[in-house]
């Protein structure tokens, strides 16, 4: 120098003027002065974990629903960080729901003889008849034997070699796969490594199911207060000894007037609300994820729901050009009870560690 891999990090900078939303102080009495703060790396998808609120809850258990090598971190997890085991990559480095298909019990299009209770198309080898040939031998049929070759699929009943056979076949051996047991290294996954078994019936569990572990429910529109107008519940007094109903009339009883007093509860409002598993910085244990200890900082809180609009100057990319300026652009998005993940979109730009290939010293 090219070409890659992995991390992090920014999302233009300064300023004036009008505005919006909240806090604070002074006036002041619902405004107006001053100060002072006002989106994000993902505020997003809402897909997982907590936290905090009500509700249920003796424990269990069924269902349902999740997660599925292993240590480890955390409040917690389907998330992280380490390491094992496959797989791609020359390599830095990437992916991987990675427990069980001899528990049942399904599914495997086309193709092919067969897609599982296994089977024999073409072949190969035996015998047996018949033909044709002097004969050697071929040739057809029919039986059996085979699974070494062909040929079918995405997969075919362990691979490779030697032995063996009529032909062949784990039928024997060796090697490699795999099963089992043991010993050694590891906390553990698993690793090496000796022995044994001739091998023992395909794939499929993000197909049902099986094991193992983990899960009560609903959410800030959660709760919790204060509560009007209207409209209805409930007592008490007092009034008329009334008015209407209970078709005649007394009693009763309802209802109906005034004043008080209670509770529920809507509209509104207030809390919940932002001081927190907070952030930055030092230092330490730790390969790390992270934990601890010390200093320092307070950094949105709206609610028909604010964070805008304009202009200057300037940095950055592009096009023009009279080389000094003028033009044009600048992504993805937008808080709403609050973290902690994952995931997904993202113009352009900055650093850092590595790898390969080529080249000079």
């Nucleotide at each position: 120098g090219a070409a890659g891999u992995c991390g992090g990090c920014c999302g233009g900078g300064c300023a004036a003027u009008c505005g919006c939303c909240g806090c604070g102080u002074a006036c002041g009495u619902u405004g107006u002065a001053c100060g002072g703060g006002g989106a994000g790396g993902a505020a997003a998808g809402u897909c997982c974990g907590g936290g905090c609120u009500c509700c249920a809850u003796a424990g269990g258990g069924c269902a349902g629903g999740g997660u599925g090598c292993c240590a480890g971190g955390u409040a917690a997890u389907g998330c992280c960080u380490g390491g094992g085991g496959g797989g791609c990559g020359u390599g830095a480095g990437c992916c991987c729901a990675c427990g069980g298909c001899c528990a049942g019990u399904g599914c495997c299009a086309c193709a092919g003889a067969a897609a599982a209770u296994a089977u024999a198309c073409c072949g190969c080898c035996g015998c047996a008849u018949u033909c044709a040939g002097c004969a050697a031998u071929g040739a057809a049929u029919a039986c059996g034997g085979u699974a070494a070759g062909g040929g079918u699929g995405a997969a075919a009943u362990g691979g490779u070699g030697c032995g063996g056979u009529a032909a062949g076949a784990g039928c024997g051996c060796a090697c490699c796969g795999c099963g089992c047991g043991g010993c050694u290294g590891g906390c553990a996954a698993c690793a090496g490594u000796c022995g044994u078994g001739g091998c023992a019936g395909g794939g499929u569990a993000a197909a049902c199911c099986c094991c193992a572990c983990c899960c009560g429910g609903a959410g800030c529109a959660a709760g919790a207060c204060c509560a009007a107008a209207u409209a209805g519940g409930g007592g008490a007094a007092c009034a008329u000894u009334g008015g209407c109903g209970c078709g005649g009339c007394c009693c009763g009883c309802g209802u109906u007037g005034u004043u008080c007093c209670c509770g529920g509860g809507u509209a509104g409002g207030u809390u919940g609300c932002u001081u927190g598993a907070g952030a930055c910085g030092u230092g330490u244990a730790g390969c790390g994820a992270u934990g601890c200890a010390c200093g320092u900082c307070c950094u949105a809180g709206a609610u028909g729901a604010a964070u805008g609009a304009u202009u200057g100057c300037u940095g950055c990319a592009u096009c023009c050009c009279u080389c000094g300026g003028g033009a044009u652009g600048a992504a993805c998005a937008g808080a709403a009870c609050c973290c902690g993940g994952c995931u997904u979109a993202c113009a352009g730009g900055c650093c850092g560690a590595c790898u390969u290939c080529a080249c000079g010293u």

Predicted 3D model of a 361-nucleotide RNA (Bacterial RNase P class A) from a Gammaproteobacteria bacterium. Rfam family: Bacterial RNase P class A. Rfam describes the family as follows. Ribonuclease P (RNase P) is a ubiquitous endoribonuclease, found in archaea, bacteria and eukarya as well as chloroplasts and mitochondria. The coordinates come from a structure-prediction model, not an experiment, and the mean pLDDT is 75. Lineage of the source: Bacteria > Pseudomonadati > Pseudomonadota > Gammaproteobacteria. The model forms 95% of the base pairs in the Rfam consensus. RNAcentral holds the sequence, with entries from ENA. It is recorded under the gene name rnpB.